[in-house]
RNA sequence: GCCACCUUAGCUCAGUUGGUAGAGCAACACUUUUGUAAAGUGAAGGUCCCCAGUUCGAAUCUGGGAGGUGGCU
Repeated sequence: GCCACCUUAGCUCAGUUGGUAGAGCAACACUUUUGUAAAGUGAAGGUCCCCAGUUCGAAUCUGGGAGGUGGCU
């Protein structure tokens, strides 16, 4: 230098053939306990890496950029 893939909640990851974004774990509150843990219940948590475009509508499609991983040279 070229090619491919990846980037979504604090962490690990779903969700893609466009239609109002989810799970598990963690943390938090409550119940239970003398207390802690475990167990149960609940609520909360996201500018879907950034910018622009297409569209009535974009995490999803297109272009550019950034970061990461791997391969080739």